[in-house]
RNA sequence: ACUACGGGCCACUCUGUCGCGGUUUCGACUUCGGUCGAAAAUGAGGAAAGUCCGGACAACGUAGCGUACCACACCAUCUAACGGAUGGGAUAUGGUUGAUUUUCGAAUCCAUCAUAUACAGCAAGUGUCGCAGAAAAUAACCGCUAGACUUCGGUUUGGUAAGGGUGAAAAUGUGCGGUAAGAGCGCACGGUCGGAACGGGUAACCGCUCCGGUGGAUAAACCUUGUGGGUUGAAAUGCCACAUACAUCUCGAUUGAUGUUUUGUCGCUUGUAGGCAAAGGGUCAGCAAAGUUACGCGCUUGGUUUGCUUCGGCAAGUCGGGAGGGGUAGGCAGCUAGAGAUGCUGCGUGAGCAGUAUCCCAGAUAAAUGACAGAGCUUUUCUGGCUUCGGCCAGUAUUGACAAAAUCCGGCUUAUCGGCCCGUAGUAAUU
Numbered sequence: 001a002c003u004a005c006g007g008g009c010c011a012c013u014c015u016g017u018c019g020c021g022g023u024u025u026c027g028a029c030u031u032c033g034g035u036c037g038a039a040a041a042u043g044a045g046g047a048a049a050g051u052c053c054g055g056a057c058a059a060c061g062u063a064g065c066g067u068a069c070c071a072c073a074c075c076a077u078c079u080a081a082c083g084g085a086u087g088g089g090a091u092a093u094g095g096u097u098g099a100u101u102u103u104c105g106a107a108u109c110c111a112u113c114a115u116a117u118a119c120a121g122c123a124a125g126u127g128u129c130g131c132a133g134a135a136a137a138u139a140a141c142c143g144c145u146a147g148a149c150u151u152c153g154g155u156u157u158g159g160u161a162a163g164g165g166u167g168a169a170a171a172u173g174u175g176c177g178g179u180a181a182g183a184g185c186g187c188a189c190g191g192u193c194g195g196a197a198c199g200g201g202u203a204a205c206c207g208c209u210c211c212g213g214u215g216g217a218u219a220a221a222c223c224u225u226g227u228g229g230g231u232u233g234a235a236a237u238g239c240c241a242c243a244u245a246c247a248u249c250u251c252g253a254u255u256g257a258u259g260u261u262u263u264g265u266c267g268c269u270u271g272u273a274g275g276c277a278a279a280g281g282g283u284c285a286g287c288a289a290a291g292u293u294a295c296g297c298g299c300u301u302g303g304u305u306u307g308c309u310u311c312g313g314c315a316a317g318u319c320g321g322g323a324g325g326g327g328u329a330g331g332c333a334g335c336u337a338g339a340g341a342u343g344c345u346g347c348g349u350g351a352g353c354a355g356u357a358u359c360c361c362a363g364a365u366a367a368a369u370g371a372c373a374g375a376g377c378u379u380u381u382c383u384g385g386c387u388u389c390g391g392c393c394a395g396u397a398u399u400g401a402c403a404a405a406a407u408c409c410g411g412c413u414u415a416u417c418g419g420c421c422c423g424u425a426g427u428a429a430u431u
Base pairs, nucleotide, nucleotide: 001427002426003425004424005423006422007421008420009419010418012376013375014374015373016372017371018370020043021042023040024039025038026037027036028035029034045402049413050412052411053410054409055408056407057233058232059231060230064297065296066295067294068293069229070228071227072226073225074088075087076086077085078084089119090117091116092115093114094113095112096111098109099108100107101106120224121223125222126221127218128217129216141164142163143160144159145158146157147156148155149154172190173189174188175187176186177185191214192213193212194211195210196209198207199206200205237333238332239331240330246324248323249322250321251320252319253318254317255285256284257283258282260280261279262278263277264276265275266274268271286304287303289301290300291299292298305316306315307314308313340359341358342357343356344355345354346353347352377400380397382395383394384393385392386391
């Protein structure tokens, strides 16, 4: 200097004039509701997008249990929390150095760096692996080999899975022995799965020794295991003003037991006793309904009354579900001082944490944050000049990415013209 990857910051800039929004202060006017003027500081992003996760907050009659459903899944740490982040482990891929082997193509091992991972379980079960191939796991096309036959070309009956072929993958790899030919058939050294002891590590795991086993892949295949999950959502929700009509239709429930207070009354053994009647308030059970993501259970909420009766019920009332109809659509709060920002110091590998100091940086409601002028910077085309051939200078025209807050915050994902900075690895050159 270049290439690749990772991380951070900016997101056209400056000046002037005019204009817009809320807040604060001052002044004037006022029908006391507000109106007008001036000044100060301030006013749309890194994603404001998606609405995908997690919360803060608000409401729901207590939000509980089981099943369903959904999500997550190596270890440790961070965080209010997360399906997020940080660091580590394992596996895979790639680059580089070194070593060994080599048929000189490359292969294997160690170290180091980078990237990726939807990283619990296939030894619970059930599935799937097209085509090709003999066969995708109860295998035999070519081949090798033994016997018999033979027109000497082969045929047939067995054995075989080392060699070849097909394929992404073909019964764990290499070497030696053994065999008719072969095969873990035997031995040695490896690979891989499971277990145990010892050592290192907080842990996941790693190392080493021993024992046992040995088709492989696949769970963003069905599934199994473990952990977790109340719902809705700012058009939430709360309050005020104004106005109004429910005198409508329909469906369901309107049942028992027990105790107590008041009033009246009765008899007697004259007692704040007992019985009866009426009215009011309770408790328990039942009934249908409503609420609780779906279903079931549980829990909670409102109702469970009166009259008539031919004793089947009827009517009125009350409560609840559904439908129809009517009124209102105005205002205030929620609404921005925060899991806040910035600087410094300390701790931590780091994400972050603690202390301290300073600051207040939108809150609109049909929705404000803009327009014009000048200069500069930036993108691209053309022309001219210079050039150490990398590019530079001047002029003309052109260009300025993705894109706008609407309750707020932390993440994730998506879109994006360029500029600057930091780090890691590699290549080349120089010293």
A computed fold for a 431-nucleotide RNA from an uncultured Saprospiraceae bacterium, annotated as Bacterial RNase P class A.
Its mean pLDDT, the model's own confidence on a scale to 100, is 77.
Rfam family: Bacterial RNase P class A. It is annotated as a ribozyme.